The part of an RNA shown here (small-subunit ribosomal RNA, central domain) has 346 nucleotides and comes from an uncultured delta proteobacterium. Its Rfam family is "Bacterial small subunit ribosomal RNA". The full RNA is in RNAcentral, with records from Greengenes. Its mean pLDDT, the model's own confidence on a scale to 100, is 86.

Context: one part of a larger RNA
RNA sequence: UUGGGCGUAAAGCGCGUGUAGGCGGAUAGAUAAGUCAGGUGUGAAAUCCUUGACUCAAUCAAGAACUGACUUGAAACUAUUAUCUAGAGUACGAUAGGGGAGGGCGGAAUUCCCAGUGUAGAGGUGAAAUUCAUAGAUAUUGGGAGGAACACCAGUGGCGAAGGCGACCCUCUGGAUUGAUACUGACGCUGAGACGCGAAAGCGUGGGUAGCAAACAGGAUUAGAUACCCUGGUAGUCCACGCUGUAAACGAUGUGCACUAGGUGUUGGAGGUGCUUAAUCCUUCAGUGCCGCAGCUAACGCAUUAAGUGCACCGCCUGGGGAUUACGGCCGCAAGGUUAAAACUC
Numbered sequence: 001u002u003g004g005g006c007g008u009a010a011a012g013c014g015c016g017u018g019u020a021g022g023c024g025g026a027u028a029g030a031u032a033a034g035u036c037a038g039g040u041g042u043g044a045a046a047u048c049c050u051u052g053a054c055u056c057a058a059u060c061a062a063g064a065a066c067u068g069a070c071u072u073g074a075a076a077c078u079a080u081u082a083u084c085u086a087g088a089g090u091a092c093g094a095u096a097g098g099g100g101a102g103g104g105c106g107g108a109a110u111u112c113c114c115a116g117u118g119u120a121g122a123g124g125u126g127a128a129a130u131u132c133a134u135a136g137a138u139a140u141u142g143g144g145a146g147g148a149a150c151a152c153c154a155g156u157g158g159c160g161a162a163g164g165c166g167a168c169c170c171u172c173u174g175g176a177u178u179g180a181u182a183c184u185g186a187c188g189c190u191g192a193g194a195c196g197c198g199a200a201a202g203c204g205u206g207g208g209u210a211g212c213a214a215a216c217a218g219g220a221u222u223a224g225a226u227a228c229c230c231u232g233g234u235a236g237u238c239c240a241c242g243c244u245g246u247a248a249a250c251g252a253u254g255u256g257c258a259c260u261a262g263g264u265g266u267u268g269g270a271g272g273u274g275c276u277u278a279a280u281c282c283u284u285c286a287g288u289g290c291c292g293c294a295g296c297u298a299a300c301g302c303a304u305u306a307a308g309u310g311c312a313c314c315g316c317c318u319g320g321g322g323a324u325u326a327c328g329g330c331c332g333c334a335a336g337g338u339u340a341a342a343a344c345u346c
Base pairs, nucleotide, nucleotide: 003318004317005316006315007300008299012314014197015196016195017194021190022189023188025084026083027082028081029080031079033078034077035074036073037072038071039070040069042068049063050062051061052060053059087187088184089183090182091181092179093178094177095176099173100172101171102170103169104168106150111145112144113143114142115141116140117139121132122131158165159164202243203242204241205240206239207238211237212236216232217231218230219229254313255312256311257310258309259308262291263290264289265288266287267286268285269284270283271282272281295302296301319346320345321344328339329338330337331336
């Protein structure tokens, strides 16, 4: 272990694919395995439960109950068979998109190098100093090298399962939406394990390194200053391959389906109005915001993108600390991750 819960009080796995399992649309028929009803016999006694008797209790008495077996029926539901098209999917037309991978390429800016002009400062701060500069800096002009990131467009705008994705072009490639017809015929939903993906930091091997910058050094500040500020600066940040597997991985809200007032923006389609295609307006589908009724909520708030009303399946919680811990197992090169107690204490 019932029950009650999981936005903020403890509690939704970071996200997906999917095995077993659980659950599953409409119509018709048959069977009677599950299911339901009756009967038969059995089910020792005590115990348990109910009622009663000794004033109560222990005790005593009576009754009820006791997984299950066999048999006779019922046929709604589950199972089973056939059929169907409203779920799901396929084909066809159209559309939007920073969805993913690889390759190429562009301009602005920073830094460095070379050359010209030019001269004494530059830089930095609250103020300074460390620092750079007469071996010519800063500033400015021309040329070159290299790496990283893509201003404006840019929008509670788009795409993606999540992490995430933003210059431009090409190749390959996943998904979504919408429209009208045809087809398949429940092929569906969820999903323990399992498998895959998974920001940043970190690790391994080899490259690369402009800027930034843990560590570190110096200058300041200060009572001190192992900081905040300044000057430098190495890992790292970048690329390839491999590992790690965690985040306030957040909407702190699991996935799917159905139902339940509206109003208003916006993105992508479709139809009509307009009328010759621009705007407006109306209808509708899919997304994304705000406001708001019923209802819900401890309140805050949520409110057709539900935290409302229901169903299906999974995960999780059960006073605070000890404890995102110890031990053990599994995984990892390591860092560590994952699973996960107890004593004790309030």